This is a predicted structure of a 114-nucleotide RNA (SAM riboswitch aptamer (S box leader)) from a Bacteroidota bacterium. The prediction has a mean pLDDT of 78.

RNA sequence: GAUUUAUAAAGAAGAGUGGAGAGACUAGGCUCAGCGAAACUCUAGCAACCUUCCCGGCGUGGGAGUGGUGCUAAUACCUAAACCGGCGGGAAAAUGGCCAGGUGAUAAUAAAUU
Repeated sequence: GAUUUAUAAAGAAGAGUGGAGAGACUAGGCUCAGCGAAACUCUAGCAACCUUCCCGGCGUGGGAGUGGUGCUAAUACCUAAACCGGCGGGAAAAUGGCCAGGUGAUAAUAAAUU
């Protein structure tokens, strides 16, 4: 890098270096940022995917948080292909519109395989 599976409205920030951008990409919006962005380092924390330990004895359950990742503004910041559904509209059908409806796409992270 590729494939598969799982997860997303919860949770958790200070310091130092740095010096202008950041929120994945494209477009639009919105937001954060010299009261200091990104990035890096240290410390603290959150979470519980893998691991380890404990309880339990089949429900592949519960707890702790040892180690490996991850994460610590805003729902993955929001919307945007297509399909299905609902609402509304209308005599009917269609176009267009709306939905904290579903699938999907994309990206991220974990685990497994390669």
Its Rfam family is "SAM riboswitch aptamer (S box leader)". Its family is annotated with regulation of gene expression in the Gene Ontology. Rfam's curators write: The SAM riboswitch is found upstream of a number of genes which code for proteins involved in methionine or cysteine biosynthesis in Gram-positive bacteria. The SAM riboswitch acts at the level of transcription termination control. The predicted structure consists of a complex stem-loop region followed by a single stem loop terminator region.